[in-house]
Predicted 3D model of a 1401-nucleotide RNA (small-subunit ribosomal RNA) from Alterococcus agarolyticus.
Taxonomically the source falls in Alterococcus (Bacteria, Pseudomonadati, Opitutales, Alterococcaceae).
Its mean pLDDT, the model's own confidence on a scale to 100, is 83.
The sequence is in RNAcentral, with records from ENA and SILVA.
RNA sequence: UCUAUUGAGAAGCAAUUCAAGGUAGGCUCAGUGGCGAACGGGUGCGUAACACGUGAGCAAUCUACCUUUGGAUGGGGAAUAGCUCGCCGAAAGGCGAAUUAAUACCGCAUAAUGUGUGCUUUCGAUUGGAAGCGCUACCAAAGCCGGGGAAUGGCAACAUCCUGGCGUCCGAAGAGGAGCUCGCGGCCUAUCAGCUAGUUGGCGGGGUAACGGCCCACCAAGGCUAAGACGGGUAGCUGGUCUGAGAGGAUGAUCAGCCACACUGGAACUGAGACACGGUCCAGACACCUACGGGUGGCAGCAGUUUCGAAUCAUUCACAAUGGGCGAAAGCCUGAUGGUGCGACGCCGCGUGGGGGACGAAGGUCUUCGGAUUGUAAACCCCUGUCACCGGGGAAAAAACGCAUACACCCAAUACGUGUAUGCCUGAUUUAACCCGGAGAGGAAGCAGUGGCUAACUCUGUGCCAGCAGCCGCGGUAAUACAGAGACUGCAAGCGUUGUUCGGAUUUACUGGGCGUAAAGGGUGCGCAGGCGGCCGAAUGUGUCGGGUGUGAAAUUUCGAGGCUCAACCUCGAGACUGCGCUCGAAACUGUUCGGCUAGAGUUCUGGAGAGGGAGGCGGAAUUCACGGUGUAGCAGUGAAAUGCGUAGAUAUCGUGAGGAACACCAAUGGCGAAGGCAGCCUCCUGGACAGAUACUGACGCUCAGGCACGAAAGCGUGGGGAGCAAAAGGGAUUAGAUACCCCUGUAGUCCACGCCCUAAACGGUGCACACUAGGUGUUGGCGGAUUCGACCCCGCCAGUGCCCAAGCUAACGCGUUAAGUGUGCCGCCUGAGGACUACGGCCGCAAGGCUAAAACUCAAAGGAAUUGACGGGGGCCCGCACAAGCGGUGGAGCAUGUGGCUUAAUUCGAUGCAACGCGAAGAACCUUACCUGGCCUUGACAUGCAAGUGGUAGAAGCCUGAAAGGGCGACGACCCCGCAAGGGGAGCUUGCACAGGUGCUGCAUGGCUGUCGUCAGCUCGUGUCGUGAGAUGUUUGGUUAAGUCCAGCAACGAGCGCAACCCCUGUCGUUAGUUGCCAUCAUUCAGUUGGGCACUCUAACGAGACAAACCCUUUUCAAGGGUGGGAAGGUGGGGAUGACGUCAAGUCAGUAUGGCCCUUACGGCCAGGGCUGCACACGUGCUACAAUGCCCAGUACAGUAGGACGCAAUACCGCGAGGUGGAGCAAAUCCUCAAAACUGGGCCCAGUUCAGAUUGGAGUCUGCAACUCGACUCCAUGAAGCCGGAAUCGCUAGUAAUGGCGCAUCAGCUACGGCGCCGUGAAUACGUUCCCGGGCCUUGUACACACCGCCCGUCACGUCAUGAAAGCCGGUUUUUCCCGAAGUGCAUUAGCUGACCAGC
Repeated sequence: UCUAUUGAGAAGCAAUUCAAGGUAGGCUCAGUGGCGAACGGGUGCGUAACACGUGAGCAAUCUACCUUUGGAUGGGGAAUAGCUCGCCGAAAGGCGAAUUAAUACCGCAUAAUGUGUGCUUUCGAUUGGAAGCGCUACCAAAGCCGGGGAAUGGCAACAUCCUGGCGUCCGAAGAGGAGCUCGCGGCCUAUCAGCUAGUUGGCGGGGUAACGGCCCACCAAGGCUAAGACGGGUAGCUGGUCUGAGAGGAUGAUCAGCCACACUGGAACUGAGACACGGUCCAGACACCUACGGGUGGCAGCAGUUUCGAAUCAUUCACAAUGGGCGAAAGCCUGAUGGUGCGACGCCGCGUGGGGGACGAAGGUCUUCGGAUUGUAAACCCCUGUCACCGGGGAAAAAACGCAUACACCCAAUACGUGUAUGCCUGAUUUAACCCGGAGAGGAAGCAGUGGCUAACUCUGUGCCAGCAGCCGCGGUAAUACAGAGACUGCAAGCGUUGUUCGGAUUUACUGGGCGUAAAGGGUGCGCAGGCGGCCGAAUGUGUCGGGUGUGAAAUUUCGAGGCUCAACCUCGAGACUGCGCUCGAAACUGUUCGGCUAGAGUUCUGGAGAGGGAGGCGGAAUUCACGGUGUAGCAGUGAAAUGCGUAGAUAUCGUGAGGAACACCAAUGGCGAAGGCAGCCUCCUGGACAGAUACUGACGCUCAGGCACGAAAGCGUGGGGAGCAAAAGGGAUUAGAUACCCCUGUAGUCCACGCCCUAAACGGUGCACACUAGGUGUUGGCGGAUUCGACCCCGCCAGUGCCCAAGCUAACGCGUUAAGUGUGCCGCCUGAGGACUACGGCCGCAAGGCUAAAACUCAAAGGAAUUGACGGGGGCCCGCACAAGCGGUGGAGCAUGUGGCUUAAUUCGAUGCAACGCGAAGAACCUUACCUGGCCUUGACAUGCAAGUGGUAGAAGCCUGAAAGGGCGACGACCCCGCAAGGGGAGCUUGCACAGGUGCUGCAUGGCUGUCGUCAGCUCGUGUCGUGAGAUGUUUGGUUAAGUCCAGCAACGAGCGCAACCCCUGUCGUUAGUUGCCAUCAUUCAGUUGGGCACUCUAACGAGACAAACCCUUUUCAAGGGUGGGAAGGUGGGGAUGACGUCAAGUCAGUAUGGCCCUUACGGCCAGGGCUGCACACGUGCUACAAUGCCCAGUACAGUAGGACGCAAUACCGCGAGGUGGAGCAAAUCCUCAAAACUGGGCCCAGUUCAGAUUGGAGUCUGCAACUCGACUCCAUGAAGCCGGAAUCGCUAGUAAUGGCGCAUCAGCUACGGCGCCGUGAAUACGUUCCCGGGCCUUGUACACACCGCCCGUCACGUCAUGAAAGCCGGUUUUUCCCGAAGUGCAUUAGCUGACCAGC
């Protein structure tokens, strides 16, 4: 407050109406009381800890609710919320007064199997446990809800009573839970080595559920630590998860167990349980409200918001199920939980269609233009119907509780209660799974990759750009590597990337590594701890092994089954959980204990060896210095000098003396020592090793973190000493410089004593000890045997010290009884290079500095050994005009020519050390010509094809314009084939389209050709053998050669390309042939002119000849070499051609060819003019000279090659000459062109000339369309530089150099003095291989391999990155002492307050 009922009472004349309160039932709300709230849920801050895991223990413990069981539940009392009233405050909230109940609270009674305490038995073992028997003291409680009507009280309600249920109290036990203790296990750091004062223990208390310094008083001085205390950093732990063959490594999401935390810090209260996530108090930070006085809050619960961030979901449904709390129950609560949603985040399943379909559509891409590929792919034909979509149907998850009925049990009872059976009730998901039907191939494929690893390739674009990249690395004009496209590969509703972990990585090596040289043996010894340890016997049972047993939660993983259509997923069973505990056993090995032994180790005796150590003393030689004598001008020093010393007398030499240091010869591959190290002789002290011999001890041993000691040289401190030497320093040289090397001086130091330092390539780059495993040959010490007179030589053993080798090892080199072999024990050390033998910190030091020892950052290597090359101011051998010996040049002059540079409109281009520069070019006035200027053409100067047109077409005399090209006009005017003709076709021309054309680019896209090393003697292969291999061998070695030529030897045997030879020319001879050649003999002539001849010369074909053949000598009696003769020629006779594998991205796109790119009324084509010839300079290659071995003049003799018809041209004539006129002869052994130097004679007389000839003036000739730019030649005149060339540099070894002329190609002519050839004359020199250059072979070193023009170091400059230090300042953490100090707990005290109990009233 509502409904029903009752109703004191009130109003009204009455009917009747109103009505406090009561009773019964409901709705809503506050309070008291009980239980819960300590579970569930979240998070991982803290924590390196008994926090966790595992296994034990509590005889040192607690436990609400639950289960079992024994007993009890008597009788009283005082308050207080709520409510009412008053007051304060904005609120939150609070105060006061009055009053009331209980299963709230408080006394009393009763009480043992409780608490306390004594004894006994038994069990145990730290105090004790269990059971039993005693003693007396102490300790409890609460009621409520149903049913019944027999009995009692009462008027009745009701109570007693009977009965059932839920509670309450005291015990005993159980289950589950909790607390405490202990063994073992699991992170990094020693650049944290000492920590600790309640600390460690004791006695006695307090406290706790309980042990305990947990707390307190007193006493003692302990406790922990190298098996890592203490400190610092990081971190929740586990089952498990990921990975891995395993061992391991990493990790701790989801699920499960434990722990910790709840805004930060502190604290207690309540309670069975908390020091409590959604309780309290205090402090703080933050946020909110406020009336400014004061209050409130805590999402690491579920959703959600904000912020941060590369990034992480819905402010959903339901308690239907499972579970939890409360309740007698209905039921209520439950963001636990069950569901749904979002996210390809993961796992699993399914689809996006299936079949057919080609002489292979279109399109795309590529193309060698044929085609290939996309590709049966598509289209097209025939099918199917999953998923999604539409329509229809449609489970399971549900069984309980409860209610009703029936029966049974309980009971006095057919009430109640309990049980059973039947029926009824309950679904968030959800109309979802599933089924049926319908329609339609319809709605459904991407991502990454395609250089190798790694499956998959082409085109285009780009051009060290843009970009890629996990590593190696791609990209600088042909990119399978970038970007796009096509194709292909892989996976697929995903695919790639990024991050992280493990693997590979035997790259921390337990399984399962190493340390001579790759990183790595401590500098050496002694030695505590530790580790390891000889033979025999006994005991024990620590390790060890076996059996049994408890535990090892579940889940996960594995195996076998089962359930969702399959699978993922879920369920069941088994196995496993490699561990820990208990127990029984074994006794070989290991440990421990006991007893023994002598082979390890040690002691004793004898002996010799030794630069072993320490101390003291002695000695001679030498250097220096001092003094004295003799003596005079130098000495010293160097590659050469100078500084320096010396006439004040040096050096030299003689004598005397001083002083310090070191000890020649012996001497060694030798000896000793732990290492460092140790050297004259003697004495003393002293250590060790070795050999031989006996006795003794009885495992006493090996190794060694820390520790201790020693520890070259230099250095330091104090004091001495100081001859020589000599950092620093000074001076002289050298040099670009020379803070060096060389020289002259010279101080520390070197020496001694004492004390420090403590490092070295302290090296055998090799830790120590023991054992085992073929030999050979030296040497030191000792002993033995044999022999000897005695020794030596010889044989053997032990200990050292060397070399060579076996097996074995090693990456190789190498090691190899002195191991780097095979094993054992112990120690030290390593883990990519640099940073860094460093910084910081610590320790040591007088200092210098030492020991210990990082990181950031940078790189993809650093490194070892060996191989092949290349290189060396490494070595050996050898060759070459390489040097040397010679001859002649260049570089100086003038000119010619090429190049650079400069200039220019252009001076076209290329070649650039040797190996470009008289080169392409064997010929630029035009042309050439590619360049420049100007004028022109556009299917084009040239080729092919197609289409169309064309008979007044093609062609074309001629004319106009013009510099020409070009443009315009143009009389005349055709040809071939078929056809009777008409006409058609062809050629030609015109127009158009394809295309031509390009000396434009790339020789670093190429072919071909060429240069060069180099005509150097090399370069390779097959088989075999050796080596892990690269590779080696062959090919090296000894001889020899010009030669990888040949011989011999040899694990090589053979072969190829090179060498040589074969080819050509030349030198001798022969045969054949005899004109155009030749002429000995015979005639003849001016003349081989003619007859004649072919002997000779010659010509040109074929042959011969030379092979180290013969002889002598040397040698390996091989290869070969030296000599001699003969011979034309003698050792490849001379010359040429011939150029191995390769090198130089050598040269050439401009000779041609050619890929790609580029231009297309121009980068193509034509023409005129110019340029390539330009000139301050520089260089290369040449010519001519500078003169007398010459020049000039005159005379006179002798060649060969070769060329000639748009040609060579004779005799003759003209011209000073170039040349001209002319033309015999000749397509050539016939004709033509044909020498000069030399020689003879003369001149010049050393001069810028009788040298030299440039330059210039003049006059000419020739070629040519044309000689101005820009030709050659001739004549006259002119007459420059130049008198033999600096530094430097070139060629040549014999018919060569030098010198003289001649011919030819190109070509109209010529710049030719160039090039290619020819003949004449015709030398010198070579001792030799040291040096320069180049080359070959062997060997050696190497950090080089683009190969020494290599590689590479440091400073400086600039920029970038990272790190260290730095006065001071700020912050954090921690320690010690002290001060203030909230809440709270304990104790003490009591001004004050006070209901229960007591006493009194």